This is a predicted structure of a 1449-nucleotide RNA (small-subunit ribosomal RNA) from an uncultured bacterium. Rfam family: Bacterial small subunit ribosomal RNA. Gene Ontology terms of the family: structural constituent of ribosome and ribosome. RNAcentral holds the sequence, with entries from ENA, Greengenes and SILVA.
[in-house]
RNA sequence: GGCUCAGAUUGAACGCUGGCGGCAGGCCUAACACAUGCAAGUCGAGCGGCAGCGGGGAGUAGCUUGCUACUUUGCCGGCGAGCGGCGGACGGGUGAGUAAUGCUUGGGAACUUGCCUUUAGGCGGGGGACAACCACGGGAAACUGUGGCUAAUACCGCAUAAUGUCUACGGACCAAAGUGUGGGACCUUCGGGCCACAUGCUAUCGGAUGCGCCUACGUGGGAUUAGCUAGUUGGUGGGGUAAUGGCUCACCAAGGCGACGAUCCCUAGCUGGUUUGAGAGGAUGAUCAGCCACACUGGGACUGAGACACGGUCCAGACUCCUACGGGAGGCAGCAGUGGGGAAUAUUGGACAAUGGGCGCAAGCCUGAUCCAGCCAUGCCGCGUGUGUGAAGAAGGCCUUCGGGUUGUAAAGCACUUUUGUUGGGGAAGAAAAGAUCGCGGUUAAUAACCGCGGUUCAUGACGGUACCCAAAGAAUAAGCACCGGCUAACUUCGUGCCAGCAGCCGCGGUAAUACGAAGGGUGCAAGCGUUACUCGGAAUUACUGGGCGUAAAGCGUGCGUAGGCGGUUUGUUAAGUCUGCCGUGAAAGCCCCGGGCUCAACCUGGGAAUGGCGGUGGAUACUGGCAGGCUAGAGUAUGGAAGAGGAGUGUGGAAUUUCAGGUGUAGCGGUGAAAUGCGUAGAGAUCUGAAGGAACAUCAGUGGCGAAGGCGACACUCUGGUCCAAUACUGACGCUGAGGUGCGAAAGCGUGGGGAUCAAACAGGAUUAGAUACCCUGGUAGUCCACGCCGUAAACGAUGUCGACUAGCCGUUGGCCUCCUUGAGGGGUUAGUGGCGCAGCUAACGCGAUAAGUCGACCGCCUGGGGAGUACGGCCGCAAGGUUAAAACUCAAAUGAAUUGACGGGGGCCCGCACAAGCGGUGGAGCAUGUGGUUUAAUUCGACGCAACGCGAAGAACCUUACCUACUCUUGACAUCCAGAUAACCUCGUAGAGAUAUGAGGGUGCCUUCGGGAAAUCUGAGACAGGUGCUGCAUGGCUGUCGUCAGCUCGUGUCGUGAGAUGUUGGGUUAAGUCCCGUAACGAGCGCAACCCUUGUCCUUAGUUGCCAUCAUUCAGUUGGGAACUCUAAGGGGACUGCCGGUGACAAACCGGAGGAAGGUGGGGACGACGUCAAGUCAUCAUGGCCCUUACGAGUAGGGCUACACACGUGCUACAAUGGGGGGUACAGAGGGAAGCGAAGCCGCGAGGUGAAGCAAAUCCCGAAAAACCCUUCGUAGUCCGGAUUGGAGUCUGCAACUCGACUCCAUGAAGUCGGAAUCGCUAGUAAUCGCAAAUCAGCAUGUUGCGGUGAAUACGUUCCCGGGCCUUGUACGCACCGCCCGUCACACCAUGGGAGUGGGUUGCACCAGAAGUAGCUAGUCUAACCGCAAGGGGGACGGUUACCACG
Repeated sequence: GGCUCAGAUUGAACGCUGGCGGCAGGCCUAACACAUGCAAGUCGAGCGGCAGCGGGGAGUAGCUUGCUACUUUGCCGGCGAGCGGCGGACGGGUGAGUAAUGCUUGGGAACUUGCCUUUAGGCGGGGGACAACCACGGGAAACUGUGGCUAAUACCGCAUAAUGUCUACGGACCAAAGUGUGGGACCUUCGGGCCACAUGCUAUCGGAUGCGCCUACGUGGGAUUAGCUAGUUGGUGGGGUAAUGGCUCACCAAGGCGACGAUCCCUAGCUGGUUUGAGAGGAUGAUCAGCCACACUGGGACUGAGACACGGUCCAGACUCCUACGGGAGGCAGCAGUGGGGAAUAUUGGACAAUGGGCGCAAGCCUGAUCCAGCCAUGCCGCGUGUGUGAAGAAGGCCUUCGGGUUGUAAAGCACUUUUGUUGGGGAAGAAAAGAUCGCGGUUAAUAACCGCGGUUCAUGACGGUACCCAAAGAAUAAGCACCGGCUAACUUCGUGCCAGCAGCCGCGGUAAUACGAAGGGUGCAAGCGUUACUCGGAAUUACUGGGCGUAAAGCGUGCGUAGGCGGUUUGUUAAGUCUGCCGUGAAAGCCCCGGGCUCAACCUGGGAAUGGCGGUGGAUACUGGCAGGCUAGAGUAUGGAAGAGGAGUGUGGAAUUUCAGGUGUAGCGGUGAAAUGCGUAGAGAUCUGAAGGAACAUCAGUGGCGAAGGCGACACUCUGGUCCAAUACUGACGCUGAGGUGCGAAAGCGUGGGGAUCAAACAGGAUUAGAUACCCUGGUAGUCCACGCCGUAAACGAUGUCGACUAGCCGUUGGCCUCCUUGAGGGGUUAGUGGCGCAGCUAACGCGAUAAGUCGACCGCCUGGGGAGUACGGCCGCAAGGUUAAAACUCAAAUGAAUUGACGGGGGCCCGCACAAGCGGUGGAGCAUGUGGUUUAAUUCGACGCAACGCGAAGAACCUUACCUACUCUUGACAUCCAGAUAACCUCGUAGAGAUAUGAGGGUGCCUUCGGGAAAUCUGAGACAGGUGCUGCAUGGCUGUCGUCAGCUCGUGUCGUGAGAUGUUGGGUUAAGUCCCGUAACGAGCGCAACCCUUGUCCUUAGUUGCCAUCAUUCAGUUGGGAACUCUAAGGGGACUGCCGGUGACAAACCGGAGGAAGGUGGGGACGACGUCAAGUCAUCAUGGCCCUUACGAGUAGGGCUACACACGUGCUACAAUGGGGGGUACAGAGGGAAGCGAAGCCGCGAGGUGAAGCAAAUCCCGAAAAACCCUUCGUAGUCCGGAUUGGAGUCUGCAACUCGACUCCAUGAAGUCGGAAUCGCUAGUAAUCGCAAAUCAGCAUGUUGCGGUGAAUACGUUCCCGGGCCUUGUACGCACCGCCCGUCACACCAUGGGAGUGGGUUGCACCAGAAGUAGCUAGUCUAACCGCAAGGGGGACGGUUACCACG
């Protein structure tokens, strides 16, 4: 620093599961298309009427004389259609459009308002029509034409007229309707008039309610949309509207909006609220409520109080349907329902009982509004699926260390209860108005009628026989889901074996998976549980609250400066910000608090609080702002000094390079790691003189100076900018920062014209190299230089924006000034720069630290995981190169910083080692031996693989071994324990067979005994089990190798660090050594080193046999006496410690030299191997977990194989010869071994050997001859008298057995090989080299291995280099640690994005054509009831025409 999780939420969906009830919710997608039914009617108390129903009257007919049928009659109840009134502008739906003609909050003035209400008036008198209806037509239908009759609360005049409207203030103008009920007198054409009341109508003033209009703040994203606007902005005057207004028109003016984001594009109904959050915020706008918009799509008006109208109308369009083809009909985003879409969302239900609405005087009618029911675990809330007891801790399951544990009081059993469910019975509230009737009051002429109040009475329930209550029986009817590696509560077994699968992130799975699948167990929720999706949270991860920018992402390359932001000190004033009181508003619901009602809760309900806001009004005045006036500390000006590579221009100078000319002069020069290309006998290079030309300015020169930065360096002059210092005077905040803007801006590059000495991209050649389009060399063009003009970027860096203030010190240096005695290049102070260290503080650390990255203030710029990408597209700039601004898809779980510890470096320093070097001898070439690979095979058993596998396991494969192969056999087994039975065991001889084995015969009757039996052995039988050199060394123990006998590896306490860690263990010396000394925030300690152990070298003591022999005898011979001195043997001691001396060193440790000494600085050698590394080796030594086989992967037997052979490698032996070979002669060891053994002498054999048997369980006997060496002789450089392979023949020995497949001997044969390519190994002294001897294994088999002695060198200057190692340090992008990490191309597949000749679609701008319906204007072609007129005619109206506007096109 990002990613991820745990929380809460949902109109959800999906998976598994599902007992009940209450309350809520239920097309988020196609504003997609809709069959069918219903959703807006009502009024006969407005009207003419009578189609249908019922009743009555009259008539006719049939006749059973009171019934039926028919005709007629609006007379009555009523009423289809029609005229008329009111309502269809409400209620209900949806969210397409709309970023403002909307919404929210608050204001406002120029309006209207049916029904309701207040005020105070009127309702007189006439007229003409049109439906219905009738007649005749048209049409398939929808519908419609013509003629005729008729009513009204339909329509039209007249009268009346103000508190109405207009007004020129004189005046002018404007309305109406009746109906119902009741009725005393009076009148009547008997219909009624008339009167009263009620209702209705009309005009008016107000109210209330609703609508319309204006306005301020607020209300998404994009600047890769920066300019938009001609009715546009304003005015005047007409018109228009209910009303203001460019709303519209004419004229005039040229305005208006915009960086406080206009215009354009994308997205979106807004709000109360909802959800999350500690809050601030974020997200959202289902249900409920307010507002808006829409009603198939687009346009238009009519009617009306209200609409430009969801269930009205006209036109256009698309779609669907009907049709007789002529023409018509329709609009579920009302309630149900259908298709479609989709992961997904319900019944074509009941009722107007309640609430509400429309009409009506009312009864009432209508009402998919509403109230209810149905479906759905969709959500919230509540209840239940039992309760108590119950240990033999049952059975079963699972695990197991086989003992047990766990499931688990869980179950069963026993005793109870009965919610829910089932059955039966009872059974609400929701209903009161209205109506009827009685009484009282009002009204009235009235006791009618009507109205109000009160009493009585009657009727009305969809839900629903529902809620609720009672009873009965009976534990009876009712539990799942997810998870259990960490985060995160919960673990085991089996299966699987990088497969199948899991996974939110990290990550699990490659044979012992707590991560996959299953089971047992557990954990968490629970009628639900999980998953998916979305939102907020955690995330201070956009930071207002509450972040950052030296190195992690992030300071513009640098100035000037516009807008903006911020601004010294003082006085007055104002009251915008600010603070405060009051008033209005902030709908209801919701949230919160207190109550109440459903048994509780959810839910419902009453009251309160809250609603951070907005507006009005009164007050306060410290601070900020405005206005006015002062001040001088900020800033600036003046005066006098000072330093400087500051800038521009002009001129001048010397050194050097190069070129040219000339002189001298001769063969090379030049260049490199080494060379070559190149130059040179046509005279180079060298050297001298002269000339030309361009560029750059050595020394001085300095963490010195100047400049805003880039940058600036010879000298002189001219012009010019800035800075510093000193002391006064002046101006009076004039300041700081700075989005846009603008100037400057290294190098390279571009344009035009010059110039061109050097250097030098490109290019050429030569080298290097596997290649070398590079590094190196020789050349060389642009360029480098000048003038003018572009470019505008750099690691343009202090990776650190500018300005101001404050905060310990010390030491340098540059420029001024002051001061002290300026005796010294002196001391002190101050100021402006420029450096080093450092306190506090800051920082993740590194570090910064008055030149801050400290503490604060002002302003600007920039950042928000890595990659994609500073890229694409678009815009702007540029001649181009390119610059600037600047994304997304997709992809990863990291990328990054600082520091730590290791490891590494063809980094550095110091130091070791046969590491190199110096030497000696080998390997690699030959033949053979042996091991391995490979190949072959029935099998060639298995393991070991760089060093650290390969003469290794194997200290010895003919059988055995043996594990392999073939064949033949066995199955409780070749081997162990237990049980039962039998028999001694055992020995001998036959038969079959390759043998194992099978079978037969004979011999033999054992030991102990308490007399019961027991022990051992053998055989037979059954089952537990045996057995496995089968797999896994990557499950392990043990053992071993290796780094490495390298000097290291750690701990306790303390200290330092946020921490990992550090310190100690580093440093100075020294050592073989972390050996020792000194120093030291360390002090100590442990494992390692060393020492202690063994052996060897010297001496002493003790002891002398089998060993020894000086002296004395003796012998062939230490053979025998004798001796105990010597050697030797084997026990114990001494000795060596830097102890002594000298020098060096730090008065140390130590080192060097010396003396003495057998030995000198760990004397030589051995054993001994720290923490750890290599998943090093070994399951085939042994042990062992798990897995596997069980008439076989076990066991036995015979034969074969491990011994194969085109080849390759390792390790050896023998050689190639004369330092040798052959022959002859003659010496000198050490250490071992010996009884199924070593085996002497003697004899036989050329020999291997045979025979023989003495001696010896060994300092006695034997193996046993040591060999090289030495002496004499031969060979004479030859494939040989070298070399001995191979082969033939003949033998010996071991052994049941030498064919595969032993060793040795003799005769014969006589191969390769003449010193070994590249490369490579060992060794530093008794070592290498060379010579032989012995032993283990072993019947036999040795060139191997392990030991032993004999002879016995050379060389080491030294640490540059190769290899390995140690310590310190440094860099690191490595940590599986350089055998690391990692980059790019290419090939193939997939994902996503850009470009692309173009092409299709959507939206939009501009211009033009066109012009339905409609409205307005004009018109007088046609028609025309009311009014005027006697009439003609007029007025008015309708149609038609036309113009304007305009949808579709």